[in-house]
RNA sequence: GCCCACUUCGUCUAGCGGUUAGGAUUCCACCCUGUCACGGUGGAGGCGCGGGUUCGAUUCCCGCAGUGGGCG
Numbered sequence: 001g002c003c004c005a006c007u008u009c010g011u012c013u014a015g016c017g018g019u020u021a022g023g024a025u026u027c028c029a030c031c032c033u034g035u036c037a038c039g040g041u042g043g044a045g046g047c048g049c050g051g052g053u054u055c056g057a058u059u060c061c062c063g064c065a066g067u068g069g070g071c072g
Stems, first nucleotide, its partner, number of pairs: 001071007010025004018055001026044006048064005
């Protein structure tokens, strides 16, 4: 330098155009317990950045950035 894949809550991960963006874990509150742990209920927390297409984009297209892999 060229090619490919990936980028979503703090972390891991689902979501092939109209979702309340879901789950696990972590954290917070409450319940439970003599206390802790376990368990239960609730809550907080996310679509890498910039453009484009579309009535509508996390999803499709382009560029940039980052990460991983291959080729030279």

Background: Transfer RNA from a Nitrososphaerota archaeon, 72 nucleotides, folded computationally. The organism belongs to Nitrososphaerota, within Archaea. Its mean pLDDT, the model's own confidence on a scale to 100, is 83.